RNA sequence: GCCGGAGUAGCCAAGGUGGUCAAGGCAUCGGUCUGAAAAACCGAGGAUCGCGGUUCGAUUCCGCGCUCCGGCA
Numbered sequence: 001g002c003c004g005g006a007g008u009a010g011c012c013a014a015g016g017u018g019g020u021c022a023a024g025g026c027a028u029c030g031g032u033c034u035g036a037a038a039a040a041c042c043g044a045g046g047a048u049c050g051c052g053g054u055u056c057g058a059u060u061c062c063g064c065g066c067u068c069c070g071g072c073a
Stems, first nucleotide, its partner, number of pairs: 001072007010026003019056001028044005049065005
């Protein structure tokens, strides 16, 4: 340099025929329980890499960019 893949909360991660509250786990916070903790249970908050385009509507489709991974040279 060329080709391909990926980017979703602090971390891991599902998903999407374009429209509904964007799942779940860990962590965090609050509560129940306990003499107190741990465990368990209940609850709460937090996310779609950036910019543009298409569209009534984009996390999803398209383009460019950034970062990471793999292959080729």
This is a predicted structure of a 73-nucleotide RNA (transfer RNA) from a Minisyncoccales bacterium. The RNAcentral record of the sequence draws on ENA. Its Rfam family is "tRNA". Its mean pLDDT, the model's own confidence on a scale to 100, is 80.